[in-house]
RNA sequence: CCAACUCUCGCGGGAGAGACUCGGCGUCGCCGGGAGCCGAAGGCGCAACCGCCCCGGAAACGCUCAGGCAAAAGGACCGCGCGGGCUGA
Numbered sequence: 001c002c003a004a005c006u007c008u009c010g011c012g013g014g015a016g017a018g019a020c021u022c023g024g025c026g027u028c029g030c031c032g033g034g035a036g037c038c039g040a041a042g043g044c045g046c047a048a049c050c051g052c053c054c055c056g057g058a059a060a061c062g063c064u065c066a067g068g069c070a071a072a073a074g075g076a077c078c079g080c081g082c083g084g085g086c087u088g089a
Stems, first nucleotide, its partner, number of pairs: 002088001005085003009081005020034006036069003042065001043063003049057003
């Protein structure tokens, strides 16, 4: 210096499920109640597997606490880019 890996940020893509119902208010919406549903923020659980002294890590699987069910916002994950970190030939 460069590749790989990793992190913040930016850009693009990005699913699912009732614009449900009742009431209130300051009425493009918000708050509370009622049942119904979704899972790809987060969280929790089991586990293939991995490491391994004790033990620990671990999903797109499961749960649905949280979140969400017109649009907007958010959104795991994928791609690209600047920058940082790390280490190898």

A computed fold for an 89-nucleotide RNA from Phenylobacterium sp., annotated as Glycine riboswitch aptamer. The model forms 90% of the base pairs in the Rfam consensus. It was read from a public genome assembly, where an Rfam model found it. The coordinates come from a structure-prediction model, not an experiment, and the mean pLDDT is 80. Its Rfam family is "Glycine riboswitch aptamer". About the family: This family represents the bacterial glycine riboswitch. Clan: Glycine riboswitch clan. Taxonomically the source falls in Phenylobacterium (Bacteria, Pseudomonadota, Caulobacterales, Caulobacteraceae).